[in-house]
Context: one part of a larger RNA
Molecule: large-subunit ribosomal RNA, domain I
Organism: uncultured Clostridia bacterium
Parts: sequence; C1' cells; structure tokens
RNA sequence: GCGAUAGGAGGAUUACUUGGAACCGAGAGCCGAUGAAGGACGUGGUAAGCUGCGAAAAGCUAUGGGUAGAUGCACGCGAUCUUUGAUCCAUAGAUUUCCGAAUGGGGGAACCCGGCAGAAGGAGAUUCUGUUAUUAUCAAGUGAGAAAGUAGCUUGAUAAAGGGAACGGCGUGAACUGAAACAUCUAAUUAGCGCCAGGAAAAGUAAUCAAAAGAGAUUUCGUCAGUAGCGGCGAGCGAAAGCGAAAGAGGUCAAACUGUAGUUAGAAAUAAUUACGGGGUAGUGGACAUUCAAAAGUUUGCAAAUUGUAGCUGAACUGUUUGGGAAGGCAGACCAUAGAGAGUGAAAGUCUCGUAAACGAAAUGAUUUGCAAGUGGGAGUGUAUCCAGAGUAGCGCGGAUAAAACAUACUCUGCGUGAAUAUAGGUGAACCAUCAUCUAAACCAAAAUACUACUCGGUUACCGAUAGUGAACAAGUACUGUGAAGGAAAGUUGAAAAGAACCCCGGGAGGGGAGUGAAAGAGAGCAUGAAACCUAUUGCUG
Repeated sequence: GCGAUAGGAGGAUUACUUGGAACCGAGAGCCGAUGAAGGACGUGGUAAGCUGCGAAAAGCUAUGGGUAGAUGCACGCGAUCUUUGAUCCAUAGAUUUCCGAAUGGGGGAACCCGGCAGAAGGAGAUUCUGUUAUUAUCAAGUGAGAAAGUAGCUUGAUAAAGGGAACGGCGUGAACUGAAACAUCUAAUUAGCGCCAGGAAAAGUAAUCAAAAGAGAUUUCGUCAGUAGCGGCGAGCGAAAGCGAAAGAGGUCAAACUGUAGUUAGAAAUAAUUACGGGGUAGUGGACAUUCAAAAGUUUGCAAAUUGUAGCUGAACUGUUUGGGAAGGCAGACCAUAGAGAGUGAAAGUCUCGUAAACGAAAUGAUUUGCAAGUGGGAGUGUAUCCAGAGUAGCGCGGAUAAAACAUACUCUGCGUGAAUAUAGGUGAACCAUCAUCUAAACCAAAAUACUACUCGGUUACCGAUAGUGAACAAGUACUGUGAAGGAAAGUUGAAAAGAACCCCGGGAGGGGAGUGAAAGAGAGCAUGAAACCUAUUGCUG
C1' cells in the first nucleotide's frame, strides 16, 4: 500500500406524517369614536415559553346541547370540582388595564400632567368614577369694529377620521427590453407611487349602430379575426358592426305652469328672487285646454316555510392456528340505501369512530313566500302660445381612440375662441347635397362579470423533512443590522414508560450485572443506520 473480520464515528437511504401546495363546491365578503387592525403589560397553587383571558384576568352569567369524568399545550407534586350534571360544544350577554385613528394637554407608543362635576377621606393629603380633541353640516343662543346686519364666540344634534389579501375606479407614471445599434416606435396607457370605493366596482336605457333592410341600455364569453387597418409600412401593434350564448329592467330630475313661507323694489296693484311642495320627462313629448281612470313596484312590521350556527339514531362474527400482539392463515356465518375513510399491539364491511339513510334548536343569523300599513301614480283628444340642460356644441393649438396628424370622421378635453332654439340641433369616416337616424351639454339602477384575507366541506398520475410554505418543532422564533430590512437550523424510543428497583467499579461522566420489553444490536446523543474518516486482530506484497 491492497484486502478480510470485528467495531467506532457519521447521518445518507428506506419507511412514516402532525405540515404544506394546487384546485373544486358552497358560505361570507368588510372591521372602526359602543374605540378597530395591531400591540404593551398583566393574569395560573407551583408558571420561563406558547395558547386563552383582562384587575370580574386559562376566566363570570343566562339559555340550549351533552354525559362521566375534569382543572389548555403539559404526562409531576399538591389542592380541588363533578350525576343537585362538572369539564366540553353552541347562542346571547357581562367584564374588557395601557398604547394605538387615539380624540382633555403633552410625549422619546404602551408614559407624564391637567380642567369641570361627583364620590371616599379629617370641610385634609391623596385616591377613584364620569366628562373634556378637531373638522363639516344643521339648529339655538350670543355678538364686534360700525346704526341695522355680518364676522366671530358658546351650546346641542348628526357625521367623518384609521385598518383591510386580491379584485375595482380615477390620477400620476418609468426603465431594462425588442427593433439583432438607435432617436419615431416597442416594453406600456405595464411596474411603481397617490387618491377613493364596494361586496363587488365600473358601465348603462341612444344627440347609439346600421344601410334602403333594419336593430333597440350596459356587462361578460365565443366568433367575426390576427381580418379591416396602423406601422423608421421596420420591429411590431391591432379593432368594430354582425352572428351565437350568459343575464335581463327600467326609472328620476331641470324647465314651462302653479302653491305656501320669506326677502328685495314699489304708495299699491304687481314684479324679481330664495327655500320647500304640486306638475312633468319624450322622439316628438310636456305645459295649457278637455275626457276617463287608480295598476305594478317599493319601504317597514308581523307570520310561516326552508336553511346555517351545538348535536342525535345508525345494520352485521365467532371458533381455531402462528405469533409478544390477529385485523393474517384455516373453518363456518352474517349485514349491506352502510364494501368512503381513519384507528385499534401485523393486513377488520360485521371491535372503535364513522359511512348510507333518517332526525334535531331555548338563543341567534340568512333566504323565500304570504298578510297588514305607509308610499307610489295610469290612458286618450286638441293644438294658438310657452318649455325642452351654454362658456355648452362647434372651431384653432395640444393630447387620447386599433391608428404614428395622415385625405382622418366620431368620442374625451388643458389653453383660446364661440352658435342655433324644434321651421331647431347631432350623427351616418375629409367635405357638400339628398336621404336615413337620433335628441347632447342633469341624475339613479339589479343580474350575467372580477377576486379570496376569512369560514365549512371535498379532490389530487402535488411534496414527503436539503422536498413541500421562510416556518410539520418556542418561526417571522433564535440570530444579524443604527435602521429600512435580512432571516435560519431543528420531525421519528416503544404497542404500552412497562423510561431500567436493587448490587458492583468510578469524584463524576460512564460502564458491568439484575430487571422491563417481541426486540435494549429500541436506553432517552433512542426506527432504519450507507459512504468519507478512525481503531483492533489478521492475510498478502516490491
């Protein structure tokens, strides 16, 4: 040096799964000044951590469920509770320190210091309870300079604020990249940032499309179609109508006219104006004049049904054999609207929990239906006069649409300019005419659609501890950083602790006996226990 044997050391592999991943079906979709989300500090007989809870502190009360044990993880000691029903589960309450929007003032969060009213106390010190922020709107009172009035001030009522995973609307807004460089272009109306909202949001009942025929709000999906087009006509970008589906729902103001109350002008009639009502809402209508008529819907309350939040009933097997252990083997039975699954000392339809099927609510939530009350307001004829949304439509400059300003319409609008009035106006892809079609400059609206922080049930040719979440364990922990932030490692005795009494060596650690166990070559550094590496004995060899 190469082997063999026996060990040590090490923790791969195999097996397992408490935890994850993705998705499906339902539910729920907000919480907050009645103080949230998130925390600090407390709280146990013993109590460091986690969990729960809050000075009423692993808990209190009521109601319902449930049944023999119970005092969380957590198995010790001690002390207790419980068939007069505990522990436990559900519903509704009570309590709920301090910080935090934090809101009496301050502040270096979880601390400090006040005012007012009340209480305890010695008519103290001191302590306790309640209240005390700002802004907006409304109301009342008060009220300057400065006559009236107003500003201001005071009080009361109502509301707001802050948080939230994704989804939504609006605003703002990149670059890498691609174009094989790069500047228009692309990435992209993306990421990021800001504001705001809801359970969905947004959009929405045609000043829309279409084309000589017509459709009839919006949204989403499929198609149209990678078409028409746009484009240093490069890279690339990229519709719409129509058709087929999902779902379906339509309404309200402004104005004309008119009433009530006030204000202003006026000597008054009256006129103007403000607030609150009546009226009215369309492709032609309405006011006005006139003739008939009283529906749907919606809000609240009550009742019923269904369903959720605890639960409950639930069939059928024995013998023998091997074994530490039977659910395995052998033998003979049984149930099945239940042979899904999990557990039990190996592999169980008939042992346990369940499963199929059926049943159940004092309390509280949801949905639907019915009833009652309130609210609500339909149709025709006539047409003289009146009304029908203005710094708006349009135009110029500058931006957005699938489209880069192009022959570029439509739509939106930052700056400028600036109409008509129903015999009117917009649109139909420059523009004009004809024709067709619609009625802007006011508002509201379910469903089909998007998402899943959260709850319940389920599934997987998903992972199986260097995987799967960063986290199967005291995990956003330990630790690092001034900070923003970064961020681990770490699973397995055994069926049951039966966790090794007692003896021996030793200061102990540890070991040898004994004992437990199927096994201790399962002994807590505990399933299996690979390799590198180390030791002992030994073989061969240069």